[in-house]
The RNA shown here (SAM riboswitch aptamer (S box leader)) has 113 nucleotides and comes from a soil metagenome.

RNA sequence: CAUCUAGAGGGGUGGAGGGACUGGCCCAGUGAAGCCCCGGCAACCACCUCGGACCCACCCGUCCGAGAGCAGGUGCCAACUCCAGCAGGCAGCGGUUCAAGGCCUGGAAGAUG
Numbered sequence: 001c002a003u004c005u006a007g008a009g010g011g012g013u014g015g016a017g018g019g020a021c022u023g024g025c026c027c028a029g030u031g032a033a034g035c036c037c038c039g040g041c042a043a044c045c046a047c048c049u050c051g052g053a054c055c056c057a058c059c060c061g062u063c064c065g066a067g068a069g070c071a072g073g074u075g076c077c078a079a080c081u082c083c084a085g086c087a088g089g090c091a092g093c094g095g096u097u098c099a100a101g102g103c104c105u106g107g108a109a110g111a112u113g
Base pairs, nucleotide, nucleotide: 001113002112003111004110009038010037011036012035013034017027018026019025021085022084023083024082039077040076041075044073045072048067049066050065051064052063053062054061081109086106087105088104089103090102
């Protein structure tokens, strides 16, 4: 800096945790995490093709954009990043006050490249 409402799981081993944190809410002995094997999803990077710009006599090279793929390097395969956390807006309920909640937008934090 970009993306994060789509997509994609079986086996073995293991033996109680896991979903980052906090709160909630979930998943889990009908077997959690971890590790191994196989499979799948996706298309960030690389590779390839095309176009443009720069350079230049040309080639090469660099940069930008678009595109393809029985996919090389990563990543991912419960729940929107599971939801919220901070700020603003909207609608509504109640009303003596307090408290709790819904929707939307942005942010923070996090994840991946």